Model confidence (mean pLDDT): 84 of 100. This is a predicted structure of a 77-nucleotide RNA (transfer RNA) from a Planctomycetota bacterium. Its Rfam family is "tRNA". By type it is a transfer RNA. About the family: Transfer RNA (tRNA) molecules are approximately 80 nucleotides in length. Taxonomically the source falls in Planctomycetota (Bacteria, Pseudomonadati).
């Protein structure tokens, strides 16, 4: 250089073959309740589809291209 995989909440993760998604879960975080105080528990809240585009009536899902990571391979006079 060519090829292939991976990227989602602050961390981990789901999400049937494209259709119940302004995307759910545990933790973390805040706020409230419980307690003499803490902790533990209960109960709300915020918070994510790596970017940037196509295809679709519809995209986290499928293409292309960027970006960062891994893997394979090729050249090296």
């Nucleotide at each position: 250089g060519g090829c292939c995989c991976a990227u989602u909440c602050g961390u981990c993760u789901a999400a049937u073959c494209g259709g119940u998604u302004c995307a759910g879960g545990a933790u973390a975080c805040g706020g409230c309740c419980c307690u003499c105080u803490c902790a533990a528990g209960g109960c709300c809240g915020a918070g994510a589809u790596a970017c940037g585009g196509g295809u679709u009536c519809g995209a986290g899902u499928c293409c292309c291209g960027u970006a960062u990571g891994g893997g394979c391979u090729a050249c090296c006079a």